[in-house]
RNA sequence: AUAUACCAAAAGUAAACCUGCUGAAAGGUAGGGACACAAAGCCAUAGGGUCUAAAACUAUUAAAAGUAUGAUAGCCUGGCUGCAAGG
Numbered sequence: 001a002u003a004u005a006c007c008a009a010a011a012g013u014a015a016a017c018c019u020g021c022u023g024a025a026a027g028g029u030a031g032g033g034a035c036a037c038a039a040a041g042c043c044a045u046a047g048g049g050u051c052u053a054a055a056a057c058u059a060u061u062a063a064a065a066g067u068a069u070g071a072u073a074g075c076c077u078g079g080c081u082g083c084a085a086g087g
Stems, first nucleotide, its partner, number of pairs: 006087002012037002017032006035074001041080003046077003049072003056067003
């Protein structure tokens, strides 16, 4: 100097749940709140999974139904960036 595991310190994020706003919904967002997290920072136009179906499309006499182009990075893999570095 670099890499890695555990412990510690500083700083950080914030699940469930409650309330407001937003959306068709899934969900998002703000406040409260902490289950957890060493990338729980970013990327959904990298791949897979999962959730949703208003509009549109498929099909239909019609309805029921199906389909992401919607959502999830706190489902997994992948890409990009980054704090600390004491034992």
Annotation:
c-di-GMP-I riboswitch aptamer from Butyrivibrio sp. TB, 87 nucleotides, folded computationally. The sequence is in RNAcentral, with records from ENA. Its Rfam family is "c-di-GMP-I riboswitch aptamer". Rfam's curators write: GEMM was predicted in a large-scale screen for bacterial structured RNA regulatory elements. The source organism's lineage runs through Bacteria, Bacillati, Bacillota, Clostridia and Butyrivibrio. Model confidence (mean pLDDT): 81 of 100.